Context: one part of a larger RNA
RNA sequence: AUUGAACGCUGGCGGCAUGCCUUACACAUGCAAGUCGAACGGUAACGGGUCCUUCGGGAUGCCGACGAGUGGCGAACGGGUGAGUAAUAUAUCGGAACGUGCCCAGUAGUGGGGGAUAACUGCUCGAAAGAGCAGCUAAUACCGCAUACGACCUGAGGGUGAAAGGGGGGGAUCGCAAGACCUCUCGCUAUUGGAGCGGCCGAUAUCAGAUUAGCUAGUUGGUGGGGUAAAGGCCUACCAAGGCAACGAUCUGUAGUUGGUCUGAGAGGACGACCAGCCACACUGGGACUGAGACACGGCCCAGACUCCUACGGGAGGCAGUAGUGGGGAAUUUUGGACAAUGGGCGCAAGCCUGAUCCAUCAAUGCCGCGUGCAGGAAGAAGGCCUUCGGGCUGUAAACUGCUUUUCGUCACGGAAGAAAUCUUCCGGGCUAAUACCCCGGGACGAUGAUCGUCCCUGAAGAAUAAGCACCUGCUAACUACGUGCCAGCAGCCGCGGUAAUUAGUACGGUGCUAGCGUUUAUC
Numbered sequence: 001a002u003u004g005a006a007c008g009c010u011g012g013c014g015g016c017a018u019g020c021c022u023u024a025c026a027c028a029u030g031c032a033a034g035u036c037g038a039a040c041g042g043u044a045a046c047g048g049g050u051c052c053u054u055c056g057g058g059a060u061g062c063c064g065a066c067g068a069g070u071g072g073c074g075a076a077c078g079g080g081u082g083a084g085u086a087a088u089a090u091a092u093c094g095g096a097a098c099g100u101g102c103c104c105a106g107u108a109g110u111g112g113g114g115g116a117u118a119a120c121u122g123c124u125c126g127a128a129a130g131a132g133c134a135g136c137u138a139a140u141a142c143c144g145c146a147u148a149c150g151a152c153c154u155g156a157g158g159g160u161g162a163a164a165g166g167g168g169g170g171g172a173u174c175g176c177a178a179g180a181c182c183u184c185u186c187g188c189u190a191u192u193g194g195a196g197c198g199g200c201c202g203a204u205a206u207c208a209g210a211u212u213a214g215c216u217a218g219u220u221g222g223u224g225g226g227g228u229a230a231a232g233g234c235c236u237a238c239c240a241a242g243g244c245a246a247c248g249a250u251c252u253g254u255a256g257u258u259g260g261u262c263u264g265a266g267a268g269g270a271c272g273a274c275c276a277g278c279c280a281c282a283c284u285g286g287g288a289c290u291g292a293g294a295c296a297c298g299g300c301c302c303a304g305a306c307u308c309c310u311a312c313g314g315g316a317g318g319c320a321g322u323a324g325u326g327g328g329g330a331a332u333u334u335u336g337g338a339c340a341a342u343g344g345g346c347g348c349a350a351g352c353c354u355g356a357u358c359c360a361u362c363a364a365u366g367c368c369g370c371g372u373g374c375a376g377g378a379a380g381a382a383g384g385c386c387u388u389c390g391g392g393c394u395g396u397a398a399a400c401u402g403c404u405u406u407u408c409g410u411c412a413c414g415g416a417a418g419a420a421a422u423c424u425u426c427c428g429g430g431c432u433a434a435u436a437c438c439c440c441g442g443g444a445c446g447a448u449g450a451u452c453g454u455c456c457c458u459g460a461a462g463a464a465u466a467a468g469c470a471c472c473u474g475c476u477a478a479c480u481a482c483g484u485g486c487c488a489g490c491a492g493c494c495g496c497g498g499u500a501a502u503u504a505g506u507a508c509g510g511u512g513c514u515a516g517c518g519u520u521u522a523u524c
Base pairs, nucleotide, nucleotide: 001523002522005520006519007518008517009516012370013369014368015367016366017365018363019362020328025326026325027324029323030322031321034073035072036071039070040069042066043065046064047063048062049060050059051058052057080281081280082279089206090205091204092203093202094201095200098198099197100196103194104193105192106191107190108189109188110187111145113143114142120135121134122133123132124131125130151160152159153158165186166185167184168183169182170181173180174179207253208252209251214244215243216242219241220240221239222238223237224236225235226234256278257277258276259275260271261270262269263268283304284303285302286301287300306317307316308315309314334360336359337358338357342356343354344353345352346351373403374402375401376400383394384393385392386391410460411459412458414456418451423446424444425443426442427441428440429439430438468513469512470511471510472509474493475492480507481506482505489496490495
C1' cells in the first nucleotide's frame, strides 16, 4: 500500500460498487421454459350470439377465445459452480480431412395418391404412479408414386434420391356453393455460395518434488477392413519391433485457465472474488435416444447411496438456477417488485413466457462525497488536574451576543428523465390486372414506468437531528499525578513492573485519524 474480510468499541446521511472464500454437505415450500388456433381434429372452463324453456335451466363451436391432445419451433441459449483436470485444458500462432437449425444471396421445384394414430367413446386392471383392449377421426404427423436444374454413386453405359400446405385480397371467365383462376405473403423440397458458430490436428508457453529413474503390448509404425460429419490405433485382423526419457519420461502432491487484480520506480513477486472469454461438471458411476446441435442442471435408461409415499404388490425425487431452511464456520442479505427498459424463446401480429435482466430490501463490507454550525466573546468565570502555593493548564473553550438554514433531519407544494419502437392513421415508393392485400421510407395522434410521489425544485420553523476510536519509553507525533509494588498486568521488537513506574491501572492534559478507529488474518 492492499483485502469478497472477520472481531472489539462507536455510528448522522447520500451515491456507486460488493456480499458462503468453510461442507461439489443435506434440502421443506414457491417460482426459474415455454409458445404457436395463420399446421390439425376439436370444445373442458369463461364471455358473447342464436334457439328452446316448466323461468330452475337446457341446447348449439356460430363467434371471441381455448383446458387436454396430435404437430412445429425452442428447451444444447440464458443462469450456477470450480469437484475433476498438469493437458482429451488454456493462451498465442498456424493447419486440413469436416458439420451447420435459424439468418443472407442465387438456381430449380412445390404434381398426384395412400394407410394409420392420439384426442374422443365404451370396457377392464391398479392404493397410487399409471396401464391394457375394442371402436371413430384430422393434419405442415407418416408412407409410396411421378418428376430431377443442381446433388450423390458409377464399371462412365447408366443408376439413386424430394416436397406441405397455411393466411390476406380480388376485376374478367367457369361454378349452386366451396372454390377453380390471378396475385401478395408466410412456409416446404433439392442444391450452390456466404456469414456466424462448432468439431479436429500441430508448434510454443503454462506449479512443486529425483527422499519418484526408468516407463510403455494397441504400446510405436505399416497393410487390409470397419467406423465417424471429418484426419487418425479411433476400433479390428495380420506383419514388423518399435515409441518416450536427465532439455526430467513415469510416479506423487497441488491446481480450473486467460484477459486481468494487488504490490513495486522498474525488473519482478503474489493472486485469479466481482466483470469478460474458454474449459469442465450437474446426487455418485455408466449408457445411449431424440435432434442442425447433447451423450443433455430443472430429459430418458441401468446400477449405487440417501430421502419420501404405499393398500407391501409397487412407486416418487435430485437447489453447484432464484429466494429460503438446517448444518459447517470467525464469516457472507429478502421465501420482495416488474417485464417499464435491454436481451432471449415462440408467434404474421396482438401478445405470452423470461428469479436472464432492471429495480427495491438488508449489511459502514469497500470507495467517493457531505454534515454534526459560523462570527464575536476575559489577562481568562465555575469545575477538574497540576503546583515551587506565587501560579499554571483545560481555554475563546464554555456561558453570553449576533448570524445562517446551504448540506443532513422534520413538515408542506410542485414533480421528472429513463419511452422510443411495436400498434392506429396519412403521404411517397415497390409488388400487382388492381386504387385491394402486403412490404419499404417519412410525418402525425393516442397508449405504455416496476422503480416512485423516488431523484429534483420551491418554501417553513429552529442550532435545531448528528463524534468517536486508538495511542502518548525508544523506533513514533504526544507527560504529569495518584494508587499498585516482579503482584496485578503490558509488550510489534528491545523490554517495563521487586515503594517516587513518562512502558501495567485510573485521572487530567496531549498526539493521530475521523463516521469511523483499532486489532487479527493474508499479499507485495